[in-house]
Context: one part of a larger RNA
Order: sequence, then structure tokens, then C1' cells
RNA sequence: GGCGUAUGGAGGAUCCCUUGGCACACAGGCCGAAGAAGGACGCGAGCAGCUGCGAUAAGCUCCGGGAAGCUGGCCAAAGCUUUGAUCCGGAGGUCUCCGAAUUGGGAAACCUAUACAGGGUAAUGCCUGUAUAUCCGUAUCUGAAUACAUAGGGUACGAGAAGGGAACCCAGCGAACUGAAACAUCUCAGUAGCUGGAGGAAAAGAAAUCAACCGAGAUUCCCCUAGUAGCGGCGAGCGAAGAGGGAUGAGUCUAAACCACACUUAUGUUAGUAGCUUACAGGCGCUGUAACUGUGGUGUUGCAGGAUGUUUUGUGGCUUAACUGUAAUUAAGCCGAUGAGUUACCAAGGUCUACCUUAGCAAAAGGAAUUGGAAAGUUCCGCCAUAGCGGGUGAUAGCCCCGUAUGCGAAAAGAUAGACUCUCAUUAUAAAUAUUCCUAAGUACCGUGGGACCCGAGUAAUCCUACGGGAAUCUGGGUGGACCAUCAUCCAAGACUAAAUACCAUUGUGUGACCGAUAGUGAACAAGUACCGUGAGGGAAAGGUGAAAAGAACCCAGGGAUGGGAGUGAAAUAGAUCGUGAAACCAUACGCUU
Repeated sequence: GGCGUAUGGAGGAUCCCUUGGCACACAGGCCGAAGAAGGACGCGAGCAGCUGCGAUAAGCUCCGGGAAGCUGGCCAAAGCUUUGAUCCGGAGGUCUCCGAAUUGGGAAACCUAUACAGGGUAAUGCCUGUAUAUCCGUAUCUGAAUACAUAGGGUACGAGAAGGGAACCCAGCGAACUGAAACAUCUCAGUAGCUGGAGGAAAAGAAAUCAACCGAGAUUCCCCUAGUAGCGGCGAGCGAAGAGGGAUGAGUCUAAACCACACUUAUGUUAGUAGCUUACAGGCGCUGUAACUGUGGUGUUGCAGGAUGUUUUGUGGCUUAACUGUAAUUAAGCCGAUGAGUUACCAAGGUCUACCUUAGCAAAAGGAAUUGGAAAGUUCCGCCAUAGCGGGUGAUAGCCCCGUAUGCGAAAAGAUAGACUCUCAUUAUAAAUAUUCCUAAGUACCGUGGGACCCGAGUAAUCCUACGGGAAUCUGGGUGGACCAUCAUCCAAGACUAAAUACCAUUGUGUGACCGAUAGUGAACAAGUACCGUGAGGGAAAGGUGAAAAGAACCCAGGGAUGGGAGUGAAAUAGAUCGUGAAACCAUACGCUU
């Protein structure tokens, strides 16, 4: 020096454990000028971080629950509490400063102004409260060039807007790597990304749709049709629809024609004639007509529908008004009748009941012996069970504890449903007829250039539209994949609409042939922390004494650290980076060997 054995050191694998994660399912789902999300700074007897809170500051008030302890973490001290604390739930109060941040400014958490009111001072400074940003809407006061006017300016009012949000949703803009074994059309892909906007969902949506000579009957989603029909340097690749089967289920309102009223503008006063609802008679009386706009009524479709006029049918009652009378008509109101209802279709509530959510409550039944530090183990003998899911307790407990099956519960706030109240609508309509009127215009359509559709210009319909042209009006118009005819079908150029569907940040519940500390989230621990970076940004490591601190009084050595005794404990080689404690590596002793 090597090998081996043993005992240790060092190290932290393995095993066991779980406070934390992961996934799925269901419920639930927006917040904000009444100041959000997110922060800064403070608040404790002591306080660096965490948690909670806001100068009323680990908290204040009321109401409800609950029952013996409590003052988070966090000991000690000092207090609170059966006159019901701490704790849990509901409703309020307070809520510094920054932040959309909004009096003005600003290098966020700072500086600063004016008006009014109050406090304070001898007085000023000072303190407190409220208001004061911009835009929009409504009302109103002013008011240029320029006469009226308009622009502009001011004031008041408004739970108006703004800003935030993981993914989902709609819209605008919109790549490239890549694939095509290169590459340009093509693909990746209308993806990623950027921007705008909305909601708990969004979007879509009640046929100018499909279909095929049979018919269906808004939209959305799933299965299928089908990797089919097709598209395609016919390459790579891309890729439907009708039908069929399901989920859900709901339909409506305007514009116009016509009537009435109002404003504005233009015209400018009719004489036996404008007007006063119509007819007749009377009376009054000398401002009407036209156009635009607005409001109310009417009206909303394809078997065409509606308006207006005429005719026919028909009408719940009453009152009032339209100059008077008669007759009719219209309008308004009341009673009655009928119908509907607060998500669209018109709309605001209230009361009661039921159920649910936000705290909770009751909840059965076991002992002994034995081993052991400890019984829940073992043995013996019992009991409960609509409860033998699960967790804890000194080892493995239906009967020890928390729970569990089951049953019950809300002063207050909220959700849902129903009833009543209430509200709203109708009170007529139907039919026939017409040389009448209306039925969404720079629209449909055409040309050109693009885009979307399975469809790459192709035979290219259909949809969108930048430029140019540019209809018809029911004897009308669109579509059925060039186009034409026939036939069929539908009615564009306005709008609203629940459900079935998508997502999972936040909140709650449950489950797992999911992980178990190099795993599972980056994060089981002061984790988006420490640390790195000018910054955008990057981003860790780090769990385990014991059943219980019983966390080692006291003695000895030492300056101390620490060690040796003693003591605790079942165990201290469980002694505080403390369960177990592998290997590399190191040391000591012994054996063999060179």
C1' cells in the first nucleotide's frame, strides 16, 4: 500500500408518512366614480415577515347561531368571559394615501389651489367637512365673423361612460418557421400575434331557407351522412351539404300607405264662402293651404298582405266631448266580460306560501382478562345498525372522540316557483269588391378589382363590397350551381328574442387502477420569496424529535462552544438540520497479503 471483517464518522438514498398539488364531475359565475382590481403606509404590551384590519385600524354596532373557554401566529405577563366572551353567519358603520384616479401638478403612494360652511387664534398661518377633471345626454342662460341665426362659451341635473377580469365569445388587422422530401400557386392558417367590444355566457335566429314534382318548416349543439360529393403545381394536402337520429323548443316588433296633433318654413286673407267630425236644418265665423320633421293611432305578409273607398254581416252597458237639434261616426273615461304577464313579444311593484343558499342542531351501541411504555392487538362474553363512508385517539376501534345513515333548523339578506294583489291588452270582427294607394333605393342587379364559400377563374351559381353604371313595385321581385324556358318555392335591401352550447379565474361539494418531497404546481416551508438582470424578464433550494417537551434540574471540565455524569422517556446511536439512515468518501482496531 491492497483486500477482508468489525466499530464509528460523513452523507442523505431507501422505506414509511402528508399539511400540498394534479385531474374529472356537479353547482355557481362578473367587479367598478356609492371609487374596483391591485398596491403603499400604518394599526399589537412586545412585532421583521405572514394573517386580519384602516386614525373607530388583529378591530366598532345590531340581529341570529353557539356554549366554556378566550386574547391569530406566540410563550410569559396582564386581562376578558355564564349579565354568554372567543368563534360562525346576515345586515350596517368606519375605511389613511396611491391606483380609471377625476381641483391642478407629478419622478404612483407626494406636492398644491379655489369656493362655501364649521373649528381654532389677539390676528394671520393652521385644522375639519363638502364641492370643483373630461366626454355624453337632458334642461337652461348666453352668444361671434354676420341682420335673423348658427358655431362657440357657461350653469344645473344624471348609480350615464371611463378602469379591471383565467379561459370561453364576437368583430377588425393579420404573419412566418413548417409541409410539399428543393420552391413560387398551395400548405401551415384566417392559426399565432396585435387591437376594439360584450356577457355569465357570447354569437346566431323566426326563410327573398332547403328540397325535388314528394315534401320540410327560426337558430344553436351532438351523432351520422363522410374522409363521401367535390377542390387541388388533380402534388402535398384541403374537405362540405340536404336527408336521418337525438338535446332544446317560442315566437315577435317596426318602416310605409291612411288618420290625428304639434313645431318650423313657404304662401298671405278667398265673401254666398276657408273653416267649425259627417248628412240635413240652424247658428257661429273670416286662416287656411302645402312641404319637411316629430309624436300618437293603424299595420307587418306569400294561399300575397295591408291601407283607403263602397257594399254586406255584426256589435255588453253607461257617461262625457267634438257650436246647437236629429241620425250616424270618432275619441276619452267608468263598470262588466275575456285573455296575457314582468327573458323577447308593452310594463312597475307589493304581500303571502313553499323550497333552496348564506351559521347550525339531534344522532344508536362494550366490558373484562392478557402482552405491552401505551390497546384500538389477542382471548372470552355482549350490543347497535336507514349509522361497518371517513378521520382521530400512546399499535389495527361499528359501540372512546369527531363524525356517518336519518331527521330537524334562520332574526337578517338573496335566488327560484306558485297564489293573490297588481299591471297590460282586447271589447269586435268577418266577407266581397275596386282603371285607387303602400309593402324597406344609390338598394337589387350589371361591369371591373378583391374576398368568403369543399369550390385555387374554373361551366362558377350563391354570399360580402372598393370603384363605375344602375331597376321593378304584385300584370312585381329573389332562388332552385353558367344561361334560357317550363315548373316549384320563397318575399331582400329594418329590429328584438329564453333554452339546448363554450369556458373554469373566483366560491363550494364530491370522486380518483393520479403524485407522495429530484415526484406532484415554479411554490407542502417567510415562493413568484431569496437571488440574478439597467430593463423586459429569469427564478431557486428548503418537509418528518417524541404519544406527550416530559426539550435534559443539578454536578464536573472549559473563557465559551462543547463534552462527561445525573435525570426524562418504551427508546437519547429519538438531544433539537433530532424517523429510518444505503452507497461513494474518511478514520480506528484486528486478520491476511505485498